[in-house]
Record summary
A computed fold for a 76-nucleotide RNA from a Gammaproteobacteria bacterium, annotated as transfer RNA. RNAcentral records the identical sequence in 2 taxa. It matches the Rfam family "tRNA". From the family's description: Transfer RNA (tRNA) molecules are approximately 80 nucleotides in length. Rfam classes the family as a transfer RNA. Its mean pLDDT, the model's own confidence on a scale to 100, is 83.
RNA sequence: AGCAGGGUAGAGCAGUUGGGAGCUCAUCGGGCUCAUAUCCCGAAGGUCGCUGGUUCGAGUCCAGCCCCUGCUACCA
Numbered sequence: 001a002g003c004a005g006g007g008u009a010g011a012g013c014a015g016u017u018g019g020g021a022g023c024u025c026a027u028c029g030g031g032c033u034c035a036u037a038u039c040c041c042g043a044a045g046g047u048c049g050c051u052g053g054u055u056c057g058a059g060u061c062c063a064g065c066c067c068c069u070g071c072u073a074c075c076a
Stems, first nucleotide, its partner, number of pairs: 001072007010025004019056001027043005049065005
């Protein structure tokens, strides 16, 4: 330098046709228990990497850029 995959809650991930932003764990509160854990109920937590564009409407489509991983090439 080229190609491929990825970036969504504290962590790991889904979102398959453009219209509800979700799942598990963790955290917090309550229940249960002699108590802790398990288990049950509930809550909080998101500029969906950034900036634009298209659209009535974008996590999703388009363009540019940034970051991570892998492969290939180049160089010393």